[in-house]
RNA sequence: GUACCCGUAGCUCAGUGGAUUAGAGCGUCGGACUCCGACUCCGAAGGUCAGAGGUUCAAACCCUCCCGGGUAUA
Numbered sequence: 001g002u003a004c005c006c007g008u009a010g011c012u013c014a015g016u017g018g019a020u021u022a023g024a025g026c027g028u029c030g031g032a033c034u035c036c037g038a039c040u041c042c043g044a045a046g047g048u049c050a051g052a053g054g055u056u057c058a059a060a061c062c063c064u065c066c067c068g069g070g071u072a073u074a
Stems, first nucleotide, its partner, number of pairs: 001073007010026004028044005051065004
């Protein structure tokens, strides 16, 4: 340089048949329980899906560009 894959919550990831309210586990915060704590249970906050543009009535999802990471190859 070329080809391919990945980027979604603080972390690890699901969702990529276009419309379901953007979700799970862990973590954080609050509450219950307890003499206190742990465990367990309940609840809450936290994202505009790496970024920009386009297509569409409608985009995390399709197209283009760009950034970062990885793999293969010369």